Model confidence (mean pLDDT): 90 of 100. A computed fold for a 344-nucleotide part of an RNA from a candidate division WOR-3 bacterium, annotated as small-subunit ribosomal RNA, central domain.
Context: one part of a larger RNA
């Protein structure tokens, strides 16, 4: 460079905005850069090819042609790309209107469950497991009853549900923000898809520095179990979990499925909007079951893994090796970018 591929076989970047760059709707006129014809110079000779000749043949050798797929430079087409213009509304934006949502940040609210503290009542037990035992209790525990105080987490509704790019997102109220759906078809009038790079934003765990600590609970103590038991169970109980600042940037970041956009039967549900007295019906999401088709099968089928078209990542046998050296990030813990040797 190229083939062929990327749901499970090796292989879709965690996600998003988005800069080069690659790709781009309908109609008019123009240029004539790509394209695409003609001509005319070049494109060395050998070597190749083709035809003829020369050494008895051959090899070799010699003339003529071809061929030299290339370049330029003239004339010449305009269908298609390309540029310039003018226009249009099917792509995208924007106004407006009335609604749906655990979307996001902030700030105050509340009730239940708990563990702790105070007082009552009350007495031998309570906890715990297969079964104990450690633990806790006459200094009075476990039950109950009132009272206070903490902090995390929000039962019913709740859903096969909704929002979000994606990590996510759930108690009620208020602030102030994001996005998308339906609906009039009212304005711009191709402004549009992708997207290396770069910028953001990313669950847990971990890190700094500062608060917080009821609950749970790596570590760690003890009681069990067992041949042992550095576990599984039990009783405890420190990071931590929870906020605030600020870092790490990882995942089975999953739909193991890239984004866009076009085309190809229907049936059941079920969210938001809208149409209609009603039956229904139209559009956006979301499920589940199947025409064609596709697929190595499983399955997938208008939310495609089907048929195509843009652009971007990634894959190239198994271990070495999500490793090593180097580069760049990080306070560190790592992170990310990525090989050889050797062996099957």
């Nucleotide at each position: 460079c190229u083939g062929g591929g990327u749901g499970u076989a090796a292989a879709g970047g965690g996600u998003g905005u988005g800069u080069a760059g690659g790709c781009g709707g309908g109609u008019c006129c123009a240029a004539a850069a790509g394209u695409u014809g003609g001509c005319u110079g070049u494109g060395a000779a050998a070597a190749u090819c083709u035809u003829u000749g020369g050494c008895u043949c051959a090899a070799c050798c010699a003339a003529a042609g071809a061929a030299u797929u290339g370049c330029a430079g003239c004339c010449a087409a305009u269908a298609c790309u390309u540029u310039g213009g003018a226009c249009c509304u099917a792509g995208g934006g924007g106004a407006c209107a009335g609604g749906a949502g655990a979307g996001g940040c902030c700030a105050g609210c509340g009730g239940a469950a708990c563990u702790c503290c105070c007082g009552g009542u009350g007495u031998a037990g309570c906890g715990g497991u297969a079964a104990a035992a450690u633990g806790c209790g006459u200094g009075g525990a476990u039950a109950u009853c009132g009272g206070g105080a903490g902090g995390a987490a929000c039962g019913c509704c709740g859903a096969u549900g909704g929002c979000g790019a994606a990590g996510g997102c759930a108690g009620c109220u208020g602030g102030c923000u994001g996005g998308a759906a339906u609906g009039u078809u009212c304005c711009c009038g191709a402004c549009g898809c992708u997207g290396a790079a770069a910028c953001a934003c990313g669950a847990a765990a971990g890190c700094u520095g500062g608060g917080g600590g009821a609950g749970c609970a790596a570590a760690c103590a003890g009681g069990a179990u067992u041949a042992g038991a550095u576990a599984c169970c039990c009783u405890g109980g420190u990071a931590g979990u929870c906020c605030c600042a600020g870092c790490c940037c990882u995942a089975a970041a999953c739909g193991a499925u890239g984004u866009g956009g076009a085309c190809u039967a229907g049936g059941c549900g079920u969210u938001g909007g809208g149409g209609g007295u009603a039956a229904c019906c139209c559009c956006a999401g979301u499920g589940c079951c199947g025409a064609a088709g596709c697929u190595a099968a499983c399955g997938c089928g208008u939310u495609a893994a089907g048929u195509c078209c843009a652009c971007c990542a990634c894959c190239u046998g198994g271990g070495g090796a999500c490793u090593a050296c180097g580069g760049c990030c990080g306070c560190a813990a790592g992170g990310u970018u990525a090989a050889a040797a050797c062996u099957c």